The RNA shown here (c-di-GMP-I riboswitch aptamer) has 80 nucleotides and comes from a Pseudomonadota bacterium. RNAcentral holds the sequence, with entries from Ribocentre.
RNA sequence: CGUUAGCGUUGCCACACCCGUCGCGAGGCGGGGUCGGAAAGUUAUGGGUCUCAAGGGUUUGAGAUAGCCGAACCGCGCAC
Numbered sequence: 001c002g003u004u005a006g007c008g009u010u011g012c013c014a015c016a017c018c019c020g021u022c023g024c025g026a027g028g029c030g031g032g033g034u035c036g037g038a039a040a041g042u043u044a045u046g047g048g049u050c051u052c053a054a055g056g057g058u059u060u061g062a063g064a065u066a067g068c069c070g071a072a073c074c075g076c077g078c079a080c
Base pairs, nucleotide, nucleotide: 002080003079006078007077012037013036017032018031019030020029021028022027035067041073042072043071045070046069047068048065049064050063051062052061053060054059
């Protein structure tokens, strides 16, 4: 410098749940926590799921989810 098939530590992230806080809500953020994760890093772009509103509605609009699955972008240690 290249590869990302393989492995995952005294390092990294942090489900449920609890506390505080914001939101009508789905949920977000901070602290604790530790089910799991090798992209559980980033982007709501395709599909899915969920919430709110309108409507006669298998509809429309506005949102949430990247730890539901794809896609795009970027990247660490060991190893080779």